[in-house]
Context: one part of a larger RNA
RNA sequence: CAACACUGAAGGAACUCGGCAAAUUAUAUCUGUAACUUCGGGAUAAAGAUAGUCAGCUGUAGGGUAACCUAUGGUUGAUGGCACAAAACAGGGGGUAGCGACUGUUUAUCAAAAACACAGGACUCUGCUAAGUCUGUAAGACGAUGUAUAGGGUCUGACGCCUGCCCAGUGCCGGAAGGUUAAGAGGAGAGGUGAGAGCUUUGAAUUGAAGCCCCGGUUAACGGCGGCCGUAACUAUGACGGUCCUAAGGUAGCGAAAUUCCUUGUCGGGUAAGUUCCGACCCGCAUGAAUGGCGUAACGAUUUCCCCACUGUCUCCAGUGUUGACUCA
Numbered sequence: 001c002a003a004c005a006c007u008g009a010a011g012g013a014a015c016u017c018g019g020c021a022a023a024u025u026a027u028a029u030c031u032g033u034a035a036c037u038u039c040g041g042g043a044u045a046a047a048g049a050u051a052g053u054c055a056g057c058u059g060u061a062g063g064g065u066a067a068c069c070u071a072u073g074g075u076u077g078a079u080g081g082c083a084c085a086a087a088a089c090a091g092g093g094g095g096u097a098g099c100g101a102c103u104g105u106u107u108a109u110c111a112a113a114a115a116c117a118c119a120g121g122a123c124u125c126u127g128c129u130a131a132g133u134c135u136g137u138a139a140g141a142c143g144a145u146g147u148a149u150a151g152g153g154u155c156u157g158a159c160g161c162c163u164g165c166c167c168a169g170u171g172c173c174g175g176a177a178g179g180u181u182a183a184g185a186g187g188a189g190a191g192g193u194g195a196g197a198g199c200u201u202u203g204a205a206u207u208g209a210a211g212c213c214c215c216g217g218u219u220a221a222c223g224g225c226g227g228c229c230g231u232a233a234c235u236a237u238g239a240c241g242g243u244c245c246u247a248a249g250g251u252a253g254c255g256a257a258a259u260u261c262c263u264u265g266u267c268g269g270g271u272a273a274g275u276u277c278c279g280a281c282c283c284g285c286a287u288g289a290a291u292g293g294c295g296u297a298a299c300g301a302u303u304u305c306c307c308c309a310c311u312g313u314c315u316c317c318a319g320u321g322u323u324g325a326c327u328c329a
Stems, first nucleotide, its partner, number of pairs: 001324008010315002014313001019310001027051005036041001038158001052079012080084001092308004097303002099300002104116002120156007132142003159295004164225003169222002171218005178213003184207002189202005226244005253287001254284001265281005
């Protein structure tokens, strides 16, 4: 000096990205227990008290003929120690907010999460030799010894309140009048050759399916959801008006947010002092409704901020033990 243990005056997070690490707490009985809540919870909430040994009195249960024995309480008094759940084992707690409802799953070997899954919701396909999947085709198999209250696919993700407008584009579904259109059918005509018959090459009109064009529908399909100008008896603002464009111009909610560039926005709270945090405001660079929106009790080795307790994290380091390193032999 290092690792691993242990102790520490006064202070007690001043450390640090951050209380990381450590410390605190820990058991049983009794008392007591808030907001909120889906009435189940929250909850071991929180916050307290008691605990050794001996003796007196007294109870309960079981056993025994009985004396008495075993187990377990209540109460009163006494008493020892620095310390009585005497060692070991053995929750720190509270408040606020984000995300995800929850238990679960995951990058074997740097990520456990807000990612995946989930019950629930919705759309869509499938009438049975089902759709879908494996198989080159087929046979065969799964689906399923199931039958639309079933099975497959996609999206969303408990629960509560809800889920607005747009079908112009792309997709899907339906339609079949017209246009376009392959092979095929057709064969006007033309070429080669031949004396000719013929053989051969080419070939217009016409006919000709799905698809596409076309016509409708459909957004919990992919997706999208404006600009400029003026206007009220101070000013400011603009309920109101005008105009251009669009398929339609963002509704309810929420909002400097896991989304806000400017930005440490402004105001309020907390601190002596707060780029974080909480509550508001709303000029939303670039929120927004199953690419779900907004709430939400419970839950979380999740993320943020604050408080109590606690501490060598720190002020500021010191000492002890063990094992190494190191020096000497």
The prediction has a mean pLDDT of 86. The part of an RNA shown here (large-subunit ribosomal RNA, domain IV) has 329 nucleotides and comes from a metagenome. Its Rfam family is "Bacterial large subunit ribosomal RNA". RNAcentral holds the full RNA, with entries from SILVA.